[in-house]
RNA sequence: GUCGGACGGCAGCAUGCCCUGUAGCAAUACAGGGUGAUGGCGAGUGGCGGACGGGUGAGUAACGCGUAGGAAUCUGCCCUAAAGUGGGGGAUAACUCAGCGAAAGUUGAGCUAAUACCGCAUAAUCUCUUUGGAGUAAAGCAGGGGAUCUUCGGACCUUGUGCUUUGGGAUGAGCCUGCGUAAGAUUAGCUAGUUGGUAGGGUAAGAGCCUACCAAGGCUACGAUCUUUAGCUGGUCUGAGAGGACGACCAGCCACAUUGGGACUGAGACACGGCCCAAACUCCUACGGGAGGCAGCAGUGGGGAAUAUUGGACAAUGGGGGAAACCCUGAUCCAGCGAUGCCGCGUGUGUGAAGAAGGCCUGAGGGUUGUAAAGCACUUUCGGUGGGGAGGAAAUGCUCAAGGUUAAUACCCUUGAGAGUUGACGUUACCCGCAUAAGAAGCACCGGCUAACUCUGUGCCAGCAGCCGCGGUAAUACAGAGGGUGCAAGCGUUAAUCGAAGUUACUGGGCGUAAAGCGUGCGUAGGCGGAUAUUUAAGUCGAGCGUGAAAUCCCCGGGCUCAACCUGGGAACUGCGUUCGAUACUGGGUAUCUAGAGUAUGGUAGAGGAAGGUGGAAUUUCCGGUGUAGCGGUGAAAUGCGUAGAUAUCGGAAAGAACAUCAGUGGCGAAGGCGACCUUCUGGACCUAUACUGACGCUGAGGUACGAAAGCGUGGGGAGCAAACAGGAUUAGAUACCCUGGUAGUCCACGCCGUAAACGAUGAAAACUAGAUGUUAGUCCAGCUAUUAAAUCAUUAUUAUUGGUAUUUAGUAUGAUUUAGUAGCUGGGUUAGUAUCGAAGCUAACGCGUUAAGUUUUCCGCCUGGGGAGUACGGCCGCAAGGCUAAAACUCAAAGAAAUUGACGGGGGCUCGCACAAGCGGUGGAGCAUGUGGUUUAAUUCGAUGAUACCCGAAAAACCUUACCUACCCUUGACAUCCCUGGAAUCCUUUAGAGAUAGAGGAGUGCCUUCGGGAACCGGGUGACAGGUGCUGCAUGGCUGUCGUCAGCUCGUGUCGUGAGAUGUUGGGUUAAGUCCCGUAACAAGCGCAACCCCUAUCCUUAGUUGCCAACGAUUAAUGUCGGGAACUCUAAGGAGACUGCCGGUGAUAAACCGGAGGAAGGUGGGGACGACGUCAAGUCGUCAUGGCCCUUAUGGGUAGGGCUACACACGUGCUACAAUGGGGAGUACAGAGGGUCGCCAAGUCGCAAGAUGGAGCUAAUCCCAGAAAACUACUCACAGUCCAGAUUGGAGUCUGCAACUCGACUCCAUGAAGUUGGAAUCGCUAGUAAUCGCGAAUCAGCAUGUCGCGGUGAAUACGUUCUCGGGCCUUGUACACACCGCCCGUCACACCAUGGGAGUGAAUUGCACCAGAAGCGAGUGGGCUAACCGCAAGGAGGCCGCUCACCACGGUGU
Repeated sequence: GUCGGACGGCAGCAUGCCCUGUAGCAAUACAGGGUGAUGGCGAGUGGCGGACGGGUGAGUAACGCGUAGGAAUCUGCCCUAAAGUGGGGGAUAACUCAGCGAAAGUUGAGCUAAUACCGCAUAAUCUCUUUGGAGUAAAGCAGGGGAUCUUCGGACCUUGUGCUUUGGGAUGAGCCUGCGUAAGAUUAGCUAGUUGGUAGGGUAAGAGCCUACCAAGGCUACGAUCUUUAGCUGGUCUGAGAGGACGACCAGCCACAUUGGGACUGAGACACGGCCCAAACUCCUACGGGAGGCAGCAGUGGGGAAUAUUGGACAAUGGGGGAAACCCUGAUCCAGCGAUGCCGCGUGUGUGAAGAAGGCCUGAGGGUUGUAAAGCACUUUCGGUGGGGAGGAAAUGCUCAAGGUUAAUACCCUUGAGAGUUGACGUUACCCGCAUAAGAAGCACCGGCUAACUCUGUGCCAGCAGCCGCGGUAAUACAGAGGGUGCAAGCGUUAAUCGAAGUUACUGGGCGUAAAGCGUGCGUAGGCGGAUAUUUAAGUCGAGCGUGAAAUCCCCGGGCUCAACCUGGGAACUGCGUUCGAUACUGGGUAUCUAGAGUAUGGUAGAGGAAGGUGGAAUUUCCGGUGUAGCGGUGAAAUGCGUAGAUAUCGGAAAGAACAUCAGUGGCGAAGGCGACCUUCUGGACCUAUACUGACGCUGAGGUACGAAAGCGUGGGGAGCAAACAGGAUUAGAUACCCUGGUAGUCCACGCCGUAAACGAUGAAAACUAGAUGUUAGUCCAGCUAUUAAAUCAUUAUUAUUGGUAUUUAGUAUGAUUUAGUAGCUGGGUUAGUAUCGAAGCUAACGCGUUAAGUUUUCCGCCUGGGGAGUACGGCCGCAAGGCUAAAACUCAAAGAAAUUGACGGGGGCUCGCACAAGCGGUGGAGCAUGUGGUUUAAUUCGAUGAUACCCGAAAAACCUUACCUACCCUUGACAUCCCUGGAAUCCUUUAGAGAUAGAGGAGUGCCUUCGGGAACCGGGUGACAGGUGCUGCAUGGCUGUCGUCAGCUCGUGUCGUGAGAUGUUGGGUUAAGUCCCGUAACAAGCGCAACCCCUAUCCUUAGUUGCCAACGAUUAAUGUCGGGAACUCUAAGGAGACUGCCGGUGAUAAACCGGAGGAAGGUGGGGACGACGUCAAGUCGUCAUGGCCCUUAUGGGUAGGGCUACACACGUGCUACAAUGGGGAGUACAGAGGGUCGCCAAGUCGCAAGAUGGAGCUAAUCCCAGAAAACUACUCACAGUCCAGAUUGGAGUCUGCAACUCGACUCCAUGAAGUUGGAAUCGCUAGUAAUCGCGAAUCAGCAUGUCGCGGUGAAUACGUUCUCGGGCCUUGUACACACCGCCCGUCACACCAUGGGAGUGAAUUGCACCAGAAGCGAGUGGGCUAACCGCAAGGAGGCCGCUCACCACGGUGU
């Protein structure tokens, strides 16, 4: 929840019947009471269902899930089969009465029913069994009915249903097993019911599931235990795949129901909407006590970036109950909300150039928005409105018929026919009519990645940003606009996953230098493993079968107008199991082999190791001798040692440590490492050829051993050296480098430590793949030399043998030959080691290259951006120092490798320059001039600022200049163009004013003309515009400085390199030079160098005036003055000349260099002009030009006065001096180059002079400026602040000019300062130069110590390239590229975001020990109670309560 068709009943509803009353004549109506009689039914007893459905993912790393199997089980309802359903009993709810309590609720007494409960009977194919036997059940209810019986209730019969027992099935559930299913080893050991056995118990069922006893097992490196995280799967997303991430919806399984524990009932639960207990929380309360559980559907609060309605219906599908009707069902079906996703549709279509208006841009012409709009024509989806209108509905039930059942035409069941009923959605989908282009487009982006560009504003601000990065006045990057691009009812952001990422690499990576080979051996497990035969069939392969749920994905169809979506079939599910088969390979078994590996025999080399002993040189110390003042040390010194006798030297002694020469990219060893000699012990390697074993091998996680130096412990030793330390130096300092001392230590023994750039930055083993040249150790062959032995031969000699000779034999000596051995040398082959180069190949490159970093195989170790960090924490090791293992937070957009080009270097090589050096003269000190800074000021206008600003722009600031300041004025303007208008222009006088300006008066009427007018000039007016020395040189052009007159800078083609790039241009010489020669994978070429140009030095030709004058003549006091001349000088045109051309030497026979001749000049003769690619965001917007910005009655224009000239000071550049190589006065010579008509100005005269006057001459080889000065000649001064020096000041003047006050120059008289050669430092110059002397010019009214030119006189020195500065070439290193003025490290200051530590503090989880012990199941029981059964009774059996025990949740204590 349902069932009245299980039950007693009747509170409420309806009906019937009976009684009473009222009204009415009555029918009847109303009211009250009775009656469970009927329909039904609240509460109750009873049955079934509340174990399904629905929700959630906390827990769980597990047989939880997935998959494939298994055996010792249960299973309500359902199906099937067999059998049964007989006869009794005692209670109890409800109800009534009484009581307690606030309530929830509860107690006592009494009555009653059943399909509730309990015995009895019967019973097996059920259960147990000692196989004899024993035990065990039930319930009725409803419909119909002919005969028979009846107490009239019914019995009885029958049908349906229920009940009981049993067998089987189906379904569901329980249990067991193989395999699979996260991370962490900074979790390595875990486990006492633990593992097994026996016995008992227990369960539906196997089992330590539980108990007792026995044994000591069980799990674990193939990862136990512990910790963290997590529901699992089908699948979903992504990906070419392999994989990676996830587990929403749908489906299967599991777990959970406020948290924890527990059982009861039941077929099934240890139970989401049941019970008990404990805890937390909420609520009620009379304070005594009670009630509750949305992770069901809605809904509320909270949290949050964020997630919906307290809707409709059981119409459909399904579920529960029921005989059924029917009831229930937030399951479900629908609707609502949300662009949350997917799919579809619309917001119109065609035409339309005057390319409209407007907007935006603009080279001002135009372009673009754009056929876009408007206009014209057409259509009407969707929406609106008015109509129509499917499908989702099949039934159940009812009536009829047939069949079944039955005694039955009844009931019931099945089938068929018929009539009728059932729709939440719903104003459904869909269709038709009507009206109107009518109601319907946004979002992001436009620097690159990445499709899409301009303007304006802003000005490192505001802002943007996924990464790189934009923004500091011209921003396609910010903001806005116009335009464009991409998507589109969406678009963009954020968060997340996969891909890209071969960036964890199984497919599919690496480790010499980028991150990465353990420091090195031995070796366990493991991995891998030679040849042949045979067997097996585990791996492997094939076939069959089972399974791999459905959905999903895929393919082919079907249904909604299409699609999304739904649906049918197939394929697939790459897996697991099982059966059969195959046997090449791998594995297992057996047998055999010798090529891997090993053993034996014989040799060889070696600083291989350990122990013991021995030796000489040197250092130091001590003793003794000689000897005297220093020694020692350094860049230079000092500390130190020494007259108490050092150092030096000779002799002796002691001690410790190390072993020169040999010695070598030589040797040995696994690595660390090993070096005098001898002895003993001992490991390994190599070579040769035979024999033997028979795969015994390779690698190697853990493990174990060795392991430089330093360090540690104990005990020795201690000469030298030497951390620490001390002293002396150096230095700004010097806790360093240098020096004098000096302790640990270094040495030995024993024990620790266990690390190094422990490196070949290269793990071990095996095989294969060109060579060349060395070297070490063997071995083989050949040759040569030496030597030994043997044999043979020969010869001579000799000895012995024989009486002698000859001969023979034997021996000795000598020689030759041969063979064998040894040693050495040379050459070749081969094996092993070691080194350099190098082909192929590899490599990012560098490089490697048979000793691989090549090509392959096996095994191990290691790496995954930089920093944090090889650090923290934890663990292990260590006496300690410390080692091994080893993170994260946070932070950055890089860190790194190799190579390239530059730049740089207190790197190297070569080389140049007044760069140094060698010299001469200066500056820096003084006074003055001049420029700058600073200060001052109303203003002291602006710019230039290391070299490369500072006598610079400025080749001239009294006014002007002038840009600045003050004051007064003007506003289409001082100047240009255009328009309108008037007048010629112009000149003179006068008033006010500082003037600009304003006013008044007068003179004057021009030129051209086609007669219309025009040109120039002046005044007035309007607006376009003018004007700006205002800003930006970091928006620019042009011009200029500097590196630097340095010798460099590039390109085409070719070649090399993956490339940046290289080569050429480097190299050997040479030059002033990238100048030339030679060589050369380069060959040509360009800009630079040089030359061509100008001046100058010599000569020639031509021409002679204003220049010249030798010869001739004339003349003068004198003079080219004159006639004349054309020789010379000179002038100014044209030529010649110089090219390493000639000779000798050097060199490479070259280029070239050195020397010489000749020549006026000799090796670019001297000087000038001339400045490569580029650098310095160098300088200049104030020469000029110019983009942008700014001002416009002013930042423009005019005028007057002032300022730029100030003055405590600092710096730069100069002039004049400090004197005798001089000053002074006197006399006498000699230039060049210039300038001159608003000019230069002669002679003469005046003045002390500046100058004045004067006016000749000259438009200049004619005249003038214009007397050149140093020099020379003689005189004077005599070393002094002077007869030096001349500042300053007073006075008087001259000149220019409108005007010399601020603020000019010069003259005269007077005055007579500092200064006696200049600190540190620093500049110029190499020959007609420095130095010194004057002259001229530009600017200019006047003003020159400045600038630019000119000539006169006229030196010294250069050994040389170590050093300073700067440059060039080659090379090298580099962490630099804004390029060393670079880059970059650490402390400190401040903070506490993150991380670590931290006195501690709070929370969670957990181990162990103990206390405690609710509810509950079980056990025990001595107290209490007790209907059915047994018993005649007493009593018993059984049950309940209570008590006790075991287990145990919460809780507590300690650790």
Notes: The RNA shown here (small-subunit ribosomal RNA) has 1455 nucleotides and comes from an uncultured bacterium. RNAcentral holds the sequence, with entries from Greengenes.